[in-house]
Context: one part of a larger RNA
RNA sequence: CGUAGGAGAUUCGCGAGGUCCUGACUCUAGUACGAGAGGACCGGGUUGGACGCGCCGCUAGUGAACCGGUUAUGACGCCAGUCGUACGGCCGGGUAGCCACGCGCGGACGGGAUAAGCGCUGAAAGCAUCUAAGCGCGAAGCCUGCCUCAAGAUGAGAUCUCCAUUUAGGGUCGUCGUAGACGACGACGUUGAUAGGCCACAGGUGUAAAGCCGGCGACGGCAAAGCCGAGUGGUACUAAUCACCCGAGAG
Repeated sequence: CGUAGGAGAUUCGCGAGGUCCUGACUCUAGUACGAGAGGACCGGGUUGGACGCGCCGCUAGUGAACCGGUUAUGACGCCAGUCGUACGGCCGGGUAGCCACGCGCGGACGGGAUAAGCGCUGAAAGCAUCUAAGCGCGAAGCCUGCCUCAAGAUGAGAUCUCCAUUUAGGGUCGUCGUAGACGACGACGUUGAUAGGCCACAGGUGUAAAGCCGGCGACGGCAAAGCCGAGUGGUACUAAUCACCCGAGAG
C1' cells in the first nucleotide's frame, strides 16, 4: 500500500515448516526350543543417553550502578568520618534479569494406501498355480495424525460486537517496557499508577556514624543495626501540558 468505511475480537485452513533417534535392566521365563551348554519370539513394565522446546521454585554461574572487609598513596586543615587512584586495587558475599551444571515436557498412539514378502479364491492349461479378472495381510519409509506459522490463499475467505458522514478512527508528541539495532510491537497520558520520587514489604550485606556504658587497651555492648540497582504492593509529590496533522473513489 492492497483486501473500497472504521475499530476490536474470534475463526475455517490453500499451503509451509518442525518433530521422526536409541541403549540398558526387568516380568512373562530359566518357560518354548535344546542331550547339554545355552536360551528366545510375541507382549508388559522400569530407567537412561543424545537431541529439541520451555522455565528460574530448587542447586549453581554471572551480576563494573548493592553491602561489607582491607593494603598503598593523594585529598577533604587535623582526629574521627569519607572520597579519588592503583585490573572493578585486592578480598568476601549478592537482588532482579540473563542463564546451565538446575527443573519440566516431547519422540507416542491410531487410521489410510503400499514395498519386498506372505496368502485367499482362480483360470488360460479338467491338474497345478498369490495373478491373468478379483480379494486380504504386510515397513523406522509414503499420506494423515502431533506441534508451529498461515487469507499478499491479489482466489486477499467467514463469524460476532461496536462506531460513523457533525465523521468514526488513526498518526504526530509525551511517560515507559512483558518489546526492541532503527522502524515495528505492547502499556499509559490527569476520567491517570506509565516512569521517577516517596512509603511499606520482600530480598542483599552483616551490626553504620555520633554518643553513652564496660575494658589499661585491642575490642565488646546499647544495635538482626546502618546502607541498599533492577523485585512486590501502595501513594499524584514530579513528568505524561496544550495542541496539530491525516482521514469523504469510480462505474